[in-house]
This record gives sequence, structure tokens and C1' cells, in this order.
RNA sequence: GGGCGGUUAGUUCAAUGGUAGAACGCUUGCUUGACGUGCAUGAGAAAAAGGUUCGAUUCCUUUACCGCCCA
Repeated sequence: GGGCGGUUAGUUCAAUGGUAGAACGCUUGCUUGACGUGCAUGAGAAAAAGGUUCGAUUCCUUUACCGCCCA
């Protein structure tokens, strides 16, 4: 330099155009002598910009970052 893939919650990952979810973690309460476990509850996220669309995490373009392959 060329090609390909990825970026979603604190972490690991789903969701193929119509309410953004799970597990673990965290908050609060109950339980316990205390911790843990268990139960209930709550908070918390789309890399950036633009485009298409009635509607975009999803499709298109560019940029940034990460990884793989080729040279």
C1' cells in the first nucleotide's frame, strides 16, 4: 500500500427495517449474628459524521480505532 472482518450496558455477547435484550457485575430492600447464597427491585449502552426510508443498531458513503490475510 491492497483485501476482509469487527466496534451495542462496567464485562462477554444477542437481535437480518418497526418497544435495544440476556448472562455476569452494580444499586436498593428482604433473608443472615455477619459475609456469602437465595428472592424481589432499580439504574445503566448503539465509535463519529452524513445519506436512503414514514421509520435505521440493522441498508449506503466517509472518517476513527481494533484484528486477520497479502505485498